[in-house]
RNA sequence: UUGACGCGUGCGAGAGAGCGUUGGUCCAUGAAACCAACCGCCGAAGGGGCAAGUGGCUGGGUUGCCGGAGCCCGGUCGCCAAUCUCUCAGGCAAAAGGAUCGCACGCUGACA
Numbered sequence: 001u002u003g004a005c006g007c008g009u010g011c012g013a014g015a016g017a018g019c020g021u022u023g024g025u026c027c028a029u030g031a032a033a034c035c036a037a038c039c040g041c042c043g044a045a046g047g048g049g050c051a052a053g054u055g056g057c058u059g060g061g062u063u064g065c066c067g068g069a070g071c072c073c074g075g076u077c078g079c080c081a082a083u084c085u086c087u088c089a090g091g092c093a094a095a096a097g098g099a100u101c102g103c104a105c106g107c108u109g110a111c112a
Base pairs, nucleotide, nucleotide: 003111006107007106008105009104010103011102012101013100018039020038021037022036023035024034025033040092041091042090046088047086048085049084053079054078055077056076057075058074059073060072061071062070
């Protein structure tokens, strides 16, 4: 210098679900947008939760007898994944956003 992991930027691809109702703001009018309330939905920004497993503590069983080790079965606390789950947040015409993937570039850096 650079490889792994990770992060960022650009371009491309990228699903789901009411253009919901009422009132108000803006406005020439209307739509959209915003605010409030109400009902129905979505999961792929973000966020929360959970397994096997594993670590600590602890109970029991196993042995010719006692003890120890090992092994086996529990209890308890912690760590522990997702496209699972929750639906807090976000979203439900278009636009924007969007997990993830591809290509290019940049940062970090031998943990490759």
A computed fold for a 112-nucleotide RNA from an Anaerolineae bacterium, annotated as Glycine riboswitch aptamer. Rfam family: Glycine riboswitch aptamer. About the family: This family represents the bacterial glycine riboswitch. Rfam links the family to the GO term glycine biosynthetic process. Of the family's consensus pairs, 91% are formed in the model. The sequence was found by an Rfam model in a public genome assembly. The source organism's lineage runs through Bacteria, Bacillati, Chloroflexota and Anaerolineae.